Context: one part of a larger RNA
Molecule: large-subunit ribosomal RNA, domain I
Organism: Pirellulales bacterium
RNA sequence: GGCACAUGGGGGAUGUCUUGGCGUCAGGAGGCUCUAAAGGGCGUGGAAGACUGCGAAAAGCCCGGGGGAACUGUCAAACGAGUGUUGAUCCCGGGACACCCGAGGUGCGCAUGCUGAAUCCAUAGGCGUGUGUGGCGAACGCGGCGAACUGAAACAUCUUAGUAACCGCAGGAAAAGAAAGAAAAAUCGAUUUCCUCAGUAGCGGCGAGCGAACGGGAAAUAGCCCAAACCGCGGAGGUUUUCCUCUGCGGGGUUGUAGGGCCCUUCACAUGGGAGUUACAAAGCUAUCUGCUAACGGAACCGCUUGGAAAGGCGGGCCAAAGAGGGUGACAGCCCUGUACGUGAAAGCGGAAUAGUCUCCCGAGGGGUACCUGAGUAGGUCGGGUCACGUGGAACCCCGACUGAAUCUACGGGGACCAUCCCGUAAGGCUAAAUACUACCUGACGACCGAUAGUAAACUCAGUAGGGCGACUGAAAGAUGGGAAGAACCCCUGCUAGGGGAGGACACUGAACCUGAAACCAUGUGCCU
Numbered sequence: 001g002g003c004a005c006a007u008g009g010g011g012g013a014u015g016u017c018u019u020g021g022c023g024u025c026a027g028g029a030g031g032c033u034c035u036a037a038a039g040g041g042c043g044u045g046g047a048a049g050a051c052u053g054c055g056a057a058a059a060g061c062c063c064g065g066g067g068g069a070a071c072u073g074u075c076a077a078a079c080g081a082g083u084g085u086u087g088a089u090c091c092c093g094g095g096a097c098a099c100c101c102g103a104g105g106u107g108c109g110c111a112u113g114c115u116g117a118a119u120c121c122a123u124a125g126g127c128g129u130g131u132g133u134g135g136c137g138a139a140c141g142c143g144g145c146g147a148a149c150u151g152a153a154a155c156a157u158c159u160u161a162g163u164a165a166c167c168g169c170a171g172g173a174a175a176a177g178a179a180a181g182a183a184a185a186a187u188c189g190a191u192u193u194c195c196u197c198a199g200u201a202g203c204g205g206c207g208a209g210c211g212a213a214c215g216g217g218a219a220a221u222a223g224c225c226c227a228a229a230c231c232g233c234g235g236a237g238g239u240u241u242u243c244c245u246c247u248g249c250g251g252g253g254u255u256g257u258a259g260g261g262c263c264c265u266u267c268a269c270a271u272g273g274g275a276g277u278u279a280c281a282a283a284g285c286u287a288u289c290u291g292c293u294a295a296c297g298g299a300a301c302c303g304c305u306u307g308g309a310a311a312g313g314c315g316g317g318c319c320a321a322a323g324a325g326g327g328u329g330a331c332a333g334c335c336c337u338g339u340a341c342g343u344g345a346a347a348g349c350g351g352a353a354u355a356g357u358c359u360c361c362c363g364a365g366g367g368g369u370a371c372c373u374g375a376g377u378a379g380g381u382c383g384g385g386u387c388a389c390g391u392g393g394a395a396c397c398c399c400g401a402c403u404g405a406a407u408c409u410a411c412g413g414g415g416a417c418c419a420u421c422c423c424g425u426a427a428g429g430c431u432a433a434a435u436a437c438u439a440c441c442u443g444a445c446g447a448c449c450g451a452u453a454g455u456a457a458a459c460u461c462a463g464u465a466g467g468g469c470g471a472c473u474g475a476a477a478g479a480u481g482g483g484a485a486g487a488a489c490c491c492c493u494g495c496u497a498g499g500g501g502a503g504g505a506c507a508c509u510g511a512a513c514c515u516g517a518a519a520c521c522a523u524g525u526g527c528c529u
Base pairs, nucleotide, nucleotide: 001528002527003526004525005524006523007522008521009520015514016479017478020449021448022446023445024444025443026442027441028440029438030437031136032135039101040100041099042055043054044053046079049075050074051073061095062094063093064092065091066090070083071082072081107133108132109131110130111129112128113127114126115125140171141169142168143167144166151158155205181188182187192219193218194217195216196215202210203209223430224429225428226374230251231250232249233248234247235246236245237244238243256408258373259372260371261369262368263367264366265365266364267363272362273361274360275359276358284357285356286355287354288353289351290350291349292348293347295343296342297341301316302315303314304313305312317334318333319323325337326336327335379403380402381401382400383399384398385397389415410425411424412423413422414421466473467472486513489501490500491499492498
């Protein structure tokens, strides 16, 4: 020096565990805010720091309800000073207080008044008053604007994709919505969503790819209101003043087998009938019932034995509408907490139905007349866009520019266009449900993870320490033991580290603390050189 074995050091793998995560489902809630939000700063305790709570009335004050013996939050013990069966701490409901920034008596919109330039009137502008708005928030929604990497095995039309990003706005959902529809059968009958039709018909450097609809089946269902004709009342203006024009309000009226107005005519009509708070007109209130926000009751076990400890083993019992789960010194239906099943609200907040109160509405037919039925609209040309549809034979729909009808014997559509036939009635508006999502609250579950995993974050102090001028980026770090019983006292020493006794079920559980692998480093013994 090598090898082997043994014993240690070192290191923190592995095993076991879980306080934390991840996902799914159900219910709730779906907003907060100038009555000052979200978020932050600074304070606040007998006490230095941090977390939590709170706000100069500051780990709290008042009232009501629950609860019933201890309490003055946590890391984090002790001391001090106190509170409490005259009911504290704690939990729930209501109230008080609520510093500073965020957050200018600013700005913007509307209404209205005063004032008032160049410039006579006027307008712009200025100054008030009233009212609304503004900010934050995860996803879902609607709209505006709108890429590129990528794919096409290159790349330009195309694709990615009307996606991402940005901006605006709203709601608990939003959007859409009661046919100028779809069709081709004398059919259906608002919208939305799902299954299918169907990867079909089609579109496509006919490449890559893109990709319907009709019909069928389901979920849920709900329909309405204006404008106009005509009538009445009021106001303003004109002038050829028994008139015309404009305008406000009320009645009327709302449709496509057309409907309505006006005129004539026939019948009916109320001590009756119908409807209603999400549209259809609009405020609701009360009672009953029921739920949420604290809680309460809730069955049944002992002995021996091993052990530090019994829930283990043995023996004998019991409950069960409860043998889900968790805890307790090892594995507990009967020890604790719970579970099944029942019970419960002074106060606040919801929900549905019924009743009452309240509120609103109530005609139909026949004949005539040709008054009305949404105009810079429909359509056209040019240029674009959206439609599964890339200009194509390209309809339909939307936008920009220029044009520009008809008025029910009318107009639009049925994929160029024409005819016949069929379907519908544009140029005004509202509308629940079925559908989408989950920052948040509650409950349940998992062939999800188990500390290099699972959230970045299981940890007194994580979006922390640290990095970056900044936008931003971003960790590591869990486990003594049943109980601190955290090693009194003695010894070595520099009274340092560390160690040896003692104590204590076990200390190789000793705080660098469960288990304690490997690398690596020693010591001892044996063999070889």